[in-house]
Context: one part of a larger RNA
RNA sequence: GAUUGAACGCUGGCGGCAUGCUUUACACAUGCAAGUCGAACGGCAGCACGGGGGUAACCCUGGUGGCGAGUGGCGAACGGGUGAGGAAUGCAUCGGAACGUAUCUUCAAGUGGGGGAUAACGCAUCGAAAGGUGUGCUAAUACCGCAUAAUCUCUGAGGAGAAAAGCAGGGGAUCGCAAGACCUUGCGCUUUUGGAGCGGCCGAUGCCUGAUUAGCUUGUUGGUGAGGUAAAAGCUCACCAAGGCUUCGAUCAGUAGCUGGUCUGAGAGGACGACCAGCCACACUGGGACUGAGACACUGCCCAGACUCCUACGGGAGGCUGCAGUCGAGAAUCUUUGGCAAUGGGCGAAAGCCUGACCAUGCGACGCCGCGUGUAGGAUGAAGGCCUUCGGGUCGUAAACUACUGUCAUGAGGAAAGAAGGGUCAUGUAACGAAUAGCUGCGUGAUCUUGACGGUACCUCAUAAGAAAGCCACGGCUAACUCCGUGCCAGCAGCCGCGGUAAUGCGGAGGUGGCGAGCGUUGCUC
Numbered sequence: 001g002a003u004u005g006a007a008c009g010c011u012g013g014c015g016g017c018a019u020g021c022u023u024u025a026c027a028c029a030u031g032c033a034a035g036u037c038g039a040a041c042g043g044c045a046g047c048a049c050g051g052g053g054g055u056a057a058c059c060c061u062g063g064u065g066g067c068g069a070g071u072g073g074c075g076a077a078c079g080g081g082u083g084a085g086g087a088a089u090g091c092a093u094c095g096g097a098a099c100g101u102a103u104c105u106u107c108a109a110g111u112g113g114g115g116g117a118u119a120a121c122g123c124a125u126c127g128a129a130a131g132g133u134g135u136g137c138u139a140a141u142a143c144c145g146c147a148u149a150a151u152c153u154c155u156g157a158g159g160a161g162a163a164a165a166g167c168a169g170g171g172g173a174u175c176g177c178a179a180g181a182c183c184u185u186g187c188g189c190u191u192u193u194g195g196a197g198c199g200g201c202c203g204a205u206g207c208c209u210g211a212u213u214a215g216c217u218u219g220u221u222g223g224u225g226a227g228g229u230a231a232a233a234g235c236u237c238a239c240c241a242a243g244g245c246u247u248c249g250a251u252c253a254g255u256a257g258c259u260g261g262u263c264u265g266a267g268a269g270g271a272c273g274a275c276c277a278g279c280c281a282c283a284c285u286g287g288g289a290c291u292g293a294g295a296c297a298c299u300g301c302c303c304a305g306a307c308u309c310c311u312a313c314g315g316g317a318g319g320c321u322g323c324a325g326u327c328g329a330g331a332a333u334c335u336u337u338g339g340c341a342a343u344g345g346g347c348g349a350a351a352g353c354c355u356g357a358c359c360a361u362g363c364g365a366c367g368c369c370g371c372g373u374g375u376a377g378g379a380u381g382a383a384g385g386c387c388u389u390c391g392g393g394u395c396g397u398a399a400a401c402u403a404c405u406g407u408c409a410u411g412a413g414g415a416a417a418g419a420a421g422g423g424u425c426a427u428g429u430a431a432c433g434a435a436u437a438g439c440u441g442c443g444u445g446a447u448c449u450u451g452a453c454g455g456u457a458c459c460u461c462a463u464a465a466g467a468a469a470g471c472c473a474c475g476g477c478u479a480a481c482u483c484c485g486u487g488c489c490a491g492c493a494g495c496c497g498c499g500g501u502a503a504u505g506c507g508g509a510g511g512u513g514g515c516g517a518g519c520g521u522u523g524c525u526c
Base pairs, nucleotide, nucleotide: 001526002525004523006522007521008520009519010518013371014370015369016368017367019364020363027326028325030324031323032322035074036073037072040071041070043067044066047065048064049063050061051060052059053058081282082281083280090207091206092205093204094203095202096201099199100198101197104195105194108191109190110189111188112146114144115143121136122135123134124133125132126131151162152161153160154159166187167186168185169184170183171182174181175180208254209253210252215245216244217243220242221241222240223239224238225237226236227235257279258278259277260276261272262271263270264269284305285304286303287302288301307318308317309316310315337360338359339358343357344355345354346353347352374404375403376402377401384395385394386393387392410462411461412460413459414458418453421449422448423447424446425445426444427443428442429441430440432438470515471514472513473512474511475496476495477494481510482509483508484507485506491498492497
C1' cells in the first nucleotide's frame, strides 16, 4: 500500500447492488418449512344446493357441487441447512468395465378369464393419555391364482419358468327391462428393445505437518471352490500357499471438508476456501434394518444412551446443523414480516392445491458504487475569536446582503415494466374414427381474468437554504505552527524518542494539512 463475513471509538443525509453467529455440531418455548389426486375406490363426518315429510322448530335423502377421516397411487431419496467427522471408503483431472435406473423418449407384443380378503363403517370393550382389542359388513388401478408369451430369464438345447387394471369423454346400427354390452378417442396397466439424463463401482496422477513416529499387516497378500450384490472384488466363508506395504516415508500422531475460485503480488509465489457453483459428509449420540426405481432416509421406523416434557405413577411424548425467533457463549452477526405475482419443484387430465425453495419486505455505513449538504455575485475586508513588534495580521468572499437553482428530503398529482399464461365461446385445419359424435395437436378471433413488492420505479408541479459534516493529524519518517497551561509531574508514543519553567512532541485554544458520510484504532492475510 492492498484486502476483510470483521470488531471498537467518535460522527452520521439519501439511494442502488451486495452481504450479515467466523465463537457452543450448546440447549431450544411458539408458529410455519411436503403434500397432492374424487378422472383409482368404498363412502359421506361437516358445508352448500336440490327433492321429500312437517303448522313450525326441525327431520329424512349421496340426488348434485364438493369432501373430513379411510383404502389406493405418485411424491416425500428433490429442494433447504451445517462442516462435526474424515488425510482417503474424500476431492480434482484423465481413463475404464463387470452394473442399476421411477418419471421422459423410442421399438415391439399384449391388456383374456376368475377368486378370497381388508380398512373405513356398525356394535362391544380396555386405557388418565398415547393408543389398542374382539366381532360383523364392504370396494378398488389394493391383494392372489388360471390362461396366453412377441419378448425376457434359466438351460443338460430337449425344455422349463415369468405378465397385466382399469378410468374418463362421445356414439349410428344391433343386443338388452335397465344398467350396459358393443364401437371409438384419450389417459392408464403388463412384458420388452434402444436412448437421454442420473447414479453405483474400478484404476492412474496430484492433494498439509511431524522421524523427538521405522518398521507395519493375519482376511493380512494371492489362489481354488462356495456364498453374496444391480455389479468387479477377501465383499463374506472353507481350504491351500506365505505373502503384501515401507526411507520415493509405510505405520503412528497432529491438523483439515475438497474444488471452481478469493485476496495479495510485476511475476514466481504466499495466504485463504464467507457469499455463488460442483462434489463429499452429517442430521440429539451410537447401532440396525424396513419400504422403495432410488435411503440404510434432517421434519420415517426399531434398539440402546444422555437430556427435556406429560402422567391418574400403570405408562407415554420429543429432537430447529429448515425459516423466523429464544437462552447461552462471545469483541461480534438481522424480521417470531408479505406473497405464491414471477422463476423452479411435487401432485393432478385440467382448473387448481402445496411450496420459510424462491421473489419481496424489514434491520445493520458491514462492504462497494452513485448523489447531496447549494450556485453566482458580494470589502466599510463588519462583529467576534486568535496572534501581535500594538502599526497591524489572520479566520476571510468566509458571513451578512443581493440574484438564482431545486438534486435529495417533504407535500400534491399522474403513472409503468416485471404477465408469460389461464378460463369460456366461436372458427379454420390435420391425425384417429362408421361418424356431419367426440377427442388431440396446430392456428385465428372475441370476451373474462391473474402483481406480494406498491400507488413502488419513473414523470410533472410546488414551498423553502431550509432538515443534512465530521473524523484524524500537524518533532522527523509524513502534508500541515503559534499562544496559553503543565514542569521527568500529568501525560504521549508505530520507530527514533518527547516532558526536569520559554515543550511546533503532554493538555486546551486559534490556525493549518489530509480524507470525507465517513474518519481513526485494533485484529487477520499478502